A computed fold for a 72-nucleotide RNA from Fervidobacterium sp., annotated as transfer RNA.
The organism belongs to Fervidobacterium, within Bacteria.
RNA sequence: GGGUGUGUAACUCAAUGGCAGAGUAGCGCGCUCAUAACGCGUAAGUUGUAGGUUCGAGUCCUACUGCACCCA
Numbered sequence: 001g002g003g004u005g006u007g008u009a010a011c012u013c014a015a016u017g018g019c020a021g022a023g024u025a026g027c028g029c030g031c032u033c034a035u036a037a038c039g040c041g042u043a044a045g046u047u048g049u050a051g052g053u054u055c056g057a058g059u060c061c062u063a064c065u066g067c068a069c070c071c072a
Base pairs, nucleotide, nucleotide: 001071002070003069004068005067006066007065010024011023012022013021018055026042027041028040029039030038048064049063050062051061052060
């Protein structure tokens, strides 16, 4: 330099173009003499950035950018 994949909650990951979710972690409560475990509840997101298509974009298109891999 060329190519492919990928970027969503603190972490690991979902989500057919039509309400952004789960598990773990965090916080609160219950249970217990107490802690852990367990049960219930709760907060947390500019979906990497900027544009485009569309009535509507996490999803489709373009550019840029971080990361991983392949080729040179």